The part of an RNA shown here (small-subunit ribosomal RNA, 5' domain) has 498 nucleotides and comes from an uncultured organism. The RNAcentral record of the full RNA draws on Greengenes.

[in-house]
Context: one part of a larger RNA
RNA sequence: GGAUGAACGCUAGCGGUGUGUUAACACAUGCAAGUCGAGCGCCCCUCACCCUGUCUACUACGGUAGGUAGAGUGAGGGGAGCGGCAGACGAGAGAGUAACACGUUGGGAUCUACCCCAGACUCAGGGAUAACCACUCGAAAGAGUGGCUAAUACCGGAUGGCCUCGAAAGAGUAAAGCUUUUGCGGUCUGGGAGGAACCUGCGGCCUAUCAGCUAGUUGGUAAGGUAACGGCUUACCAAGGCGAUGACGGGUAGCUGAUGUGAGAGCAUGAUCAGCCUCGAUGGGACUGAGACACGGCCUAUACUCCUACGGGAGGCAGCAGUGAAGAAUCUUCCGCAAUGGACGAAAGUCUGACGGAGCAACACCGCGUGGUGGAUGAAGGCCUUCGGGUCGUAAACACCUUUUCUGAGGGAAUAAGUUCUGAAGGUACCUCAGGAAUAAGGCGCUGCUAACUACGUGCCAGCAGCAGCGGUAAUACGUAGGCGCCAAGCGUUAUCC
Numbered sequence: 001g002g003a004u005g006a007a008c009g010c011u012a013g014c015g016g017u018g019u020g021u022u023a024a025c026a027c028a029u030g031c032a033a034g035u036c037g038a039g040c041g042c043c044c045c046u047c048a049c050c051c052u053g054u055c056u057a058c059u060a061c062g063g064u065a066g067g068u069a070g071a072g073u074g075a076g077g078g079g080a081g082c083g084g085c086a087g088a089c090g091a092g093a094g095a096g097u098a099a100c101a102c103g104u105u106g107g108g109a110u111c112u113a114c115c116c117c118a119g120a121c122u123c124a125g126g127g128a129u130a131a132c133c134a135c136u137c138g139a140a141a142g143a144g145u146g147g148c149u150a151a152u153a154c155c156g157g158a159u160g161g162c163c164u165c166g167a168a169a170g171a172g173u174a175a176a177g178c179u180u181u182u183g184c185g186g187u188c189u190g191g192g193a194g195g196a197a198c199c200u201g202c203g204g205c206c207u208a209u210c211a212g213c214u215a216g217u218u219g220g221u222a223a224g225g226u227a228a229c230g231g232c233u234u235a236c237c238a239a240g241g242c243g244a245u246g247a248c249g250g251g252u253a254g255c256u257g258a259u260g261u262g263a264g265a266g267c268a269u270g271a272u273c274a275g276c277c278u279c280g281a282u283g284g285g286a287c288u289g290a291g292a293c294a295c296g297g298c299c300u301a302u303a304c305u306c307c308u309a310c311g312g313g314a315g316g317c318a319g320c321a322g323u324g325a326a327g328a329a330u331c332u333u334c335c336g337c338a339a340u341g342g343a344c345g346a347a348a349g350u351c352u353g354a355c356g357g358a359g360c361a362a363c364a365c366c367g368c369g370u371g372g373u374g375g376a377u378g379a380a381g382g383c384c385u386u387c388g389g390g391u392c393g394u395a396a397a398c399a400c401c402u403u404u405u406c407u408g409a410g411g412g413a414a415u416a417a418g419u420u421c422u423g424a425a426g427g428u429a430c431c432u433c434a435g436g437a438a439u440a441a442g443g444c445g446c447u448g449c450u451a452a453c454u455a456c457g458u459g460c461c462a463g464c465a466g467c468a469g470c471g472g473u474a475a476u477a478c479g480u481a482g483g484c485g486c487c488a489a490g491c492g493u494u495a496u497c498c
Stems, first nucleotide, its partner, number of pairs: 001498004006494005013368006019361002025324003029321003034085003039082002042079008051070008092279003102203003106199002110196003115192008123157001125155002132147006163172003177184002205251003212242003217239008254276004258269004281302005304315004332358001334357003340354001341352004371401004381392004406435006415425001442487005447468003453482005463470002
């Protein structure tokens, strides 16, 4: 000198774009993952039609009108439940991890829901169960018994090929309907795309005051297991394997694209954004599923918090806001699904604290303004003075001008993609008019390094200070004032990196 996710002091007009670290400490409250009735059976409400009973009025004695109760059909709305898909994405955090975790390179023994392409098929049946009803237990959370019912839920049978096993013969394995549309599906097989798993060469911290480490350890055979190779696991056999090119141990740490600095080499860092990994109170476990050993799923142990009728239960903000605590220190319990993206749905649409926006903070960067021109009796006043004067200083006053900003009034978007409709931001940005210099300057420094000096006060005191050093009676170094210098809505200080 540059830099910062900064903090502190003094100061402060506006706009744009970004950013917002400590205790992976504990969390009140609300919201953050649902959706599908074009898979299915129920329950409730409303309306219409129709039927039955009953009451009232009228009657041509056939009925008609109104009220009421019930059954059926249709339409609309709501509610749980079965079923499907999605809750493995998106969002957060960096505790752990020195490792094939990451970056890059190569590889073969693999899986893949939804999507795309191609081929073939979609036959005939069965038994349940939730909801519901009845009963029971429990304070609750919830649980049990009996009875009824549906399906794209479940089950066996048939058919099977280019599928699997097998040398062959042969054996084995599938499906689901809904809707009325030119539709959406289902099963099997092959391929694609994207995704995932595994192996591998190389690369990137400190420490030898860590020198030896290792029994599933290293290899083989066989079996098991896996989507798959493999000591991945087990039995048996052999005795190997790693290490000063630093094994093993200890410390520290998420890795990268990048970021800062530097002429570069390098050094330092890994906030925001993007990729990968890991984690979800702490430890362990599996279930479901194409995919998890699953943040807002389950079981279990532990700690903590809460409810309780003391028998027993409930919970997990490292999601968005917000609270307490800690700290030098870091925000609103905001608006909207209008856009982009995601889930579900045939669609309409629903959900979406992702996201789009607004709010707070000079925290950072960028931009703008705080007026312009003229104006000498060089006014008053301050300061200095050799008392002549000098300086603040064209500075002010004053005159003319302008209106960026500001205030008021009027108009008023793009962003909408989709001929209609749809905008949170927002009556915002922007435009026009009016008013009036009006609403807007500070901070630090002035001995040398280092740009900028005098006076007074103080008297090794009070104090200053990055280093050298100032201060003990004329201090350009302390304090104040005037003047001057440097930056400027900032300026200084502290901390850290180059």